The RNA shown here (transfer RNA) has 73 nucleotides and comes from a Candidatus Kerfeldbacteria bacterium.

RNA sequence: GCGCCCGUAGCUCAGUGGAUAGAGUACAUGGCUUCGGACCAUGGGGUCGCAGGUUCGAAUCCUGCCGGGCGCG
Numbered sequence: 001g002c003g004c005c006c007g008u009a010g011c012u013c014a015g016u017g018g019a020u021a022g023a024g025u026a027c028a029u030g031g032c033u034u035c036g037g038a039c040c041a042u043g044g045g046g047u048c049g050c051a052g053g054u055u056c057g058a059a060u061c062c063u064g065c066c067g068g069g070c071g072c073g
Stems, first nucleotide, its partner, number of pairs: 001072007010025004018056001027043005049065005
C1' cells in the first nucleotide's frame, strides 16, 4: 500500500430501516444477615467512533475519515 472484519452503558455483547436503544456483569440505595457474601427489589449511567449523504423515518443502507484486529504484498 491492497483486501476482509469490528467500533452500541465502566466491561462483554444483542439489536441489520419504524415504536421510549436493550441484556448480562459491574456500580449505588434499600431488604435479608450478628457483619459480610449470596439472594431479592429499585435506581443512575448512552451525542450508537466522527462527518456527510439516501429516506417520511438511520445504531441499521451509501461515501469519506479515525481507531482496532486478521490476511496479502
Rfam family: tRNA. Gene Ontology term of the family: triplet codon-amino acid adaptor activity. The family's RNA type in Rfam is transfer RNA.